[in-house]
Order: sequence, then structure tokens, then C1' cells
RNA sequence: GAUUCCAUGAUGUAGUGGUUAUCAUAUCUGCUUUCCAUGUAGAAGGUCCUGGGUUCGAUCCCCAGUGGAAUCA
Repeated sequence: GAUUCCAUGAUGUAGUGGUUAUCAUAUCUGCUUUCCAUGUAGAAGGUCCUGGGUUCGAUCCCCAGUGGAAUCA
């Protein structure tokens, strides 16, 4: 320098056009326990990396940028 892939709550992830974004762990609260742990019920936590475009409608499609990874030279 070229090509490809990835970016989604604190962490790791699912979701590939349809109006409330999924699950697990972690956190907080209640119950259980003498207390802790475990178990169980519930809650909070996301401008889906940034900007623009397409569309009636974008986490999803297109373009550019930023960050990361791989391959080739």
C1' cells in the first nucleotide's frame, strides 16, 4: 500500500428492513438462611462506534471516517 472481517447495557453475545433490541454473567432490592454462600422472584442499566445517504420505516442496505483483527505485497 491492497483486500476481507469486526464494533450492540459494566463484560461477553443473539438479532440482517417492520415500529417495546435477546440471552448469560456482574450490580441493586425482596424471599429463603442465625449470618454468609447457594437457590428463587423482581428491578435498574443500551442515543446498537461517528457522520451522511437510500427507504413510508434502518441495529440491519450504501458511502465516508475512527478504532481493532487477519491475509497478501
Molecule: transfer RNA
Organism: Gouania willdenowi